[in-house]
Molecule: small-subunit ribosomal RNA
Organism: uncultured prokaryote
RNA sequence: GAUGAACGCUAGCGGCAGGCUUAACACAUGCAAGUCGAGGGGUAUAGUUCUUCGGAACUAGAGACCGGCGCACGGGUGCGUAACGCGUAUGCAAUCUACCUUUCACAGAGGGAUAGCCCAGAGAAAUUUGGAUUAAUACCUCAUAGUAUUAUAGAGUGGCAUCACUUUAUAAUUAAAGUCACAACGGUGAAAGAUGAGCAUGCGUCCCAUUAGCUAGUUGGUAAGGUAACGGCUUACCAAGGCAACGAUGGGUAGGGGUCCUGAGAGGGUUAUCCCCCACACUGGUACUGAGACACGGACCAGACUCCUACGGGAGGCAGCAGUGAGGAAUAUUGGUCAAUGGACGAAAGUCUGAACCAGCCAUGCCGCGUGCAGGAUGACUGCCCUAUGGGUUGUAAACUGCUUUUAUAUAGGAAGAAACCUCUCGACGUGUCGAGAGCUGACGGUACUAUAAGAAUAAGGACCGGCUAACUCCGUGCCAGCAGCCGCGGUAAUACGGAGGGUCCAAGCGUUAUCCGGAUUUAUUGGGUUUAAAGGGUACGUAGGCGGAGUUUUAAGUCAGUAGUGAAAUCCCAUCGCUCAACGAUGGAACUGCUAUUGAUACUGAUACUCUUGAAUAUAGUUGAAGUGGGCGGAAUGUGUAGUGUAGCGGUGAAAUGCGUAGAGAUUACACAGAAUACCGAUUGCGAAGGCAGUCUACUACGUAUAUAUUGACGCUAAUGGACGAAAGCGUGGGGAGCGAACAGGAUUAGAUACCCUGGUAGUCCACGCCGUAAACGAUGGAUACUAGCUGUUCGGAGCAAUCUGAGUGGCUAAGCGAAAGUGAUAAGUGUCCCACCUGGGGAGUACGAACGCAAGUUUGAAACUCAAAGGAAUUGACGGGGGCCCGCACAAGCGGUGGAGCAUGUGGUUUAAUUCGAUGAUACGCGAGGAACCUUACCAGGGCUUAAAUGUAGAUUGACAGGUUUAGAGAUAGACUUUUCUUCGGACAAUUUACAAGGUGCUGCAUGGUUGUCGUCAGCUCGUGCCGUGAGGUGUCAGGUUAAGUCCUAUAACGAGCGCAACCCCUGUUGUUAGUUGCCAGCGAGUCAUGUCGGGAACUCUAACAAGACUGCCAGUGCAAACUGUGAGGAAGGUGGGGAUGACGUCAAAUCAUCACGGCCCUUACGUCCUGGGCUACACACGUGCUACAAUGGUAGGGACAGAGAGCAGCCACUGGGCGACCAGGAGCGAAUCUACAAACCCUAUCACAGUUCGGAUCGGAGUCUGCAACUCGACUCCGUGAAGCUGGAAUCGCUAGUAAUCGCAUAUCAGCCAUGAUGCGGUGAAUACGUUCCCGGGCCUUGUACACACCGCCCGUCAAGCCAUGGAAGCUGGGAGUGCCUGAAGUCCGUCACCGCAAGGAGCGGCCUAGGGUAAAAUUAGUAACUAGGGCUAAG
Repeated sequence: GAUGAACGCUAGCGGCAGGCUUAACACAUGCAAGUCGAGGGGUAUAGUUCUUCGGAACUAGAGACCGGCGCACGGGUGCGUAACGCGUAUGCAAUCUACCUUUCACAGAGGGAUAGCCCAGAGAAAUUUGGAUUAAUACCUCAUAGUAUUAUAGAGUGGCAUCACUUUAUAAUUAAAGUCACAACGGUGAAAGAUGAGCAUGCGUCCCAUUAGCUAGUUGGUAAGGUAACGGCUUACCAAGGCAACGAUGGGUAGGGGUCCUGAGAGGGUUAUCCCCCACACUGGUACUGAGACACGGACCAGACUCCUACGGGAGGCAGCAGUGAGGAAUAUUGGUCAAUGGACGAAAGUCUGAACCAGCCAUGCCGCGUGCAGGAUGACUGCCCUAUGGGUUGUAAACUGCUUUUAUAUAGGAAGAAACCUCUCGACGUGUCGAGAGCUGACGGUACUAUAAGAAUAAGGACCGGCUAACUCCGUGCCAGCAGCCGCGGUAAUACGGAGGGUCCAAGCGUUAUCCGGAUUUAUUGGGUUUAAAGGGUACGUAGGCGGAGUUUUAAGUCAGUAGUGAAAUCCCAUCGCUCAACGAUGGAACUGCUAUUGAUACUGAUACUCUUGAAUAUAGUUGAAGUGGGCGGAAUGUGUAGUGUAGCGGUGAAAUGCGUAGAGAUUACACAGAAUACCGAUUGCGAAGGCAGUCUACUACGUAUAUAUUGACGCUAAUGGACGAAAGCGUGGGGAGCGAACAGGAUUAGAUACCCUGGUAGUCCACGCCGUAAACGAUGGAUACUAGCUGUUCGGAGCAAUCUGAGUGGCUAAGCGAAAGUGAUAAGUGUCCCACCUGGGGAGUACGAACGCAAGUUUGAAACUCAAAGGAAUUGACGGGGGCCCGCACAAGCGGUGGAGCAUGUGGUUUAAUUCGAUGAUACGCGAGGAACCUUACCAGGGCUUAAAUGUAGAUUGACAGGUUUAGAGAUAGACUUUUCUUCGGACAAUUUACAAGGUGCUGCAUGGUUGUCGUCAGCUCGUGCCGUGAGGUGUCAGGUUAAGUCCUAUAACGAGCGCAACCCCUGUUGUUAGUUGCCAGCGAGUCAUGUCGGGAACUCUAACAAGACUGCCAGUGCAAACUGUGAGGAAGGUGGGGAUGACGUCAAAUCAUCACGGCCCUUACGUCCUGGGCUACACACGUGCUACAAUGGUAGGGACAGAGAGCAGCCACUGGGCGACCAGGAGCGAAUCUACAAACCCUAUCACAGUUCGGAUCGGAGUCUGCAACUCGACUCCGUGAAGCUGGAAUCGCUAGUAAUCGCAUAUCAGCCAUGAUGCGGUGAAUACGUUCCCGGGCCUUGUACACACCGCCCGUCAAGCCAUGGAAGCUGGGAGUGCCUGAAGUCCGUCACCGCAAGGAGCGGCCUAGGGUAAAAUUAGUAACUAGGGCUAAG
């Protein structure tokens, strides 16, 4: 885009079309084929007249009957049919044709019947019997007849083979009908025409080869029969043919065509309506009649079904028009008329006509019209939305004003289609025809159309709005309900579900479903492909076929051109015309791309004849090779045997063991034997069609190849079917068997190890003969041929002195081109030609069934159901790898000290509990949040209370309180009692109470979030602009060579630059200078003290704290292109980032935190809120992390002595004095601090302890105290006396650290009433060892490589099993279908024969025969359905 459509929602009108696609299922009822009295006999009946009332005469005359014509047309349907059925083009010298037209000729004489009518019967009926009588355009006989037919003989002309036509002679045979009598119509024979029919032929006409052979009247001949006619059409005889890979036979499906739909076309699909042809008429068969039928509304028979019946018998055929039932998603009225057109009959009037013309029903389609038009802004109200005092949208839409009246309604008028026939009148002449005029005839229909009236009056819906695809928001829902054409949407902010508002597209329709074409170049003729995506056969030989070198001749099949015929009409296209337009219709043209005939052309193809040499081939002269087959020979190695020497192991592995060996192995020497394979040469070497081929010699055989000469003369290329070859494994028979070695055994490894490793070892490997016929049989690249830039190796030839050139192979790199890219590139995957093979989404499946081959294994050929939306190729970026390269890091190594063992402290898990609040959980949780849980904190538990406590604001009301003090009850919160009690400028202020509104939540979700943080990682990375490369993703830059701590820098470079990171800038520290000197300092001067910068003073030094300087590979030497590196270099306080800190790129881990805080959503509201007391967070069989103290002599204890830095301090630090053994207490000066407050310790000196569970170690426990605090029971710290546990240096494993570092020593601070601090954060004192180096472990960076991963290896993914569903295969069987074969039977009927009956005869009845529909039976084949059981397959949830 389309439709004979259907369904859903909706619906105003008209025109034109269309309307059982299914059950060729069954049909009630009515109608659809009759007509002619001018063919015949003739009556019921009616009328008139007469009547003796019995009837008679006359006129008209139905029905039925005989006869003629029609019924073979028209109308319906598509069962069958794959066929000369249809289409197209021819032919009939092989034919027929009623009615019609034309021409010629003719129609004489007889005869016997029969229906009807009448009479008598049978039967329920349908129907039928007998008798008598009768007519014809019914039937019969005779006559007449030739341009008829047949036979014989002859002549002429023509052609296309048989022959045809014309003509002569002879013989034989066949005709007729009347009506009316005025016309006229009709009859017979013959010829021609027209029409219609029959037959034959060329070409075209669906699918299956998993249908490959079919055929007995079959193919042909002769003869006969039959037919309108040819013919195996039929029969007899003879011959053995005929068809088929160019698809016979068989199976399936189907009426064919004009057309119709689609498409640019070529094509693909289709065969409704209309037209042509065919076939059919309940199913099957058969003939009759007839011009024509094997006959839709005829006959006979058989069968199925339905109906009537008196049970004896009968009747029927809507696939005609209506209509009914059934089936179905689905398809109309039991209408009107013969007015027109057409048909039958008739002389005609006319009759008949469900053909036809009309009307009815249906939005089924196409076309047209309308549902109003103009103005109208306070941009009204409602609705909807938002950033919500307001705005937007609905929307000029409405209201309102003016205008119009198609359509609908009402009234009135009112067609065309009609002209004939016929009747009447008139005219002409050829006298029964023509012409003119008038009259008669309308189903549709009072319809189309026209006019008038009134009034916006009577008239809009459907689908959609995520992308494709035009059109967006809100609410509801919450992976539910649902949507969906594909992708997909929905798990609490859904433009995708449902509703609403708004919008978009079509519009009396709009959507959905079904089907077809297109897009789809996705079967590719036009117009595709095959290295890797699906796809080159394993290879060559060769048959058919296809294609094929050069020249000339002839021909004209293909080809091209002209002409002629045909290609029905309708349809399509163009023009014009008619309905108001259009749809629709009419006229004309064009077209119908085809077929046939004929004439011409001859380049090309074909055919024909002759020739040629360049393709191909042959011969001779050379040459190469692991080419093949058979035979002979050799050496090395291995194994075995024998003998010698000789002694304890050998062998094997990552390490071992099994195994062999004192009965002498292994090793070694000699000899012998056996089988298999052929080191070195040896090479992207050579040969072969491929598979494949390797010691050497030989016989036979084949191939390749350059050059030269000669010969043949297109002999060529390809190759379906076919035959041949064809690795390894495997199979059969017979040999052989050294080594190796499936299976198997043992030993190892392992969680297991039916493996990898080891020790053995059977088939096999080897030979001969025969099978198999497959491989990643690969260059994943079929063969042949021609052409198209180069460079460089190599093998075998030839030429040349050489350089080099040339032929045939075999390799590498590249140009153009090609290619999706990778790549390929004269050995093409380039450009052309020819032939073959193969492909058409993945899975199912190379499976099933069938067939062929095979001994088997199996091979070849090769589907479908079902299922998925992908499967796949090449390349890209990442990530990953028990891949590679380079590099770094306390990563390892080298060291030092720890942890893991003990006791204790602390945190966590677990357990327990009323509660042991919560969070953090590999690295990146566990002395973490917590920098301080006795109450409080506190979030937890038990119990007791409260219902708005606090803050703030607004509004209203009331009061002058509240608070404090004392006291009672109580565990306390709380409840109660007593007491004290505002200011004022009188406006009020202030405070409290109360009411209302706003609360509160450490409840959930860190996977809704902000903010903050950890980690990779202070690792060196992460990106951008422009350019360039690539179809693109993307790449380049950022890579390469160096260098660095560094993507740091340099060089190179299709890149050039830039940004975030690195570095630097900032702070502390190390040196110096300048400035400034108080609370700090004190060299020199003075004063004073037992002593002290204590004082006057000083400004030098230290120090304090501000500003400067200094370090930059700057200089030197070496190396290097440079960057840079090296140096016990110089100088310098410091040297190569001087040391430390702060600083954390793009990002990763849905990392952590809703319990710091903030916040979306959800949840609770006399409680999950809040207050109080007590308890708990401190539990304790256990496990882990982090620490402290130790185990001692480098030490402990006692006495004496010395040296810091940084911080803190008024509810504080506290000198000093006194008391206490001590914690501390009582007094008390100084200091809000460079001024006051603090003994630094390790260390040094002296003494003691001698290796022990100790003068080590201090846990635990007992007693007595101190301090803080409302309160130390659970549950504080400290002091004193006593007690004196484990522990004697710590298994596997594991942690930190590279210099002022580790180790070790103490000091200070935050939090804090106090403190469980051995923690955390800082400060200084003393002060080491070691680093060869980068193999390994861990982590990281860069480059590269593989990838089926991308949620990115914690990835992906395979198979079994269990469960459910689905389709399929096999299967003992069971049940059907269609077709065929054999045998038996066999109706009707044609034909043949017979015939004693009938008939004058013709002929008939009867009987017999052949054939046959149908029926029965038998055995096979085929095709479906179903089936216990069984097999694999597909899909499913988190098994």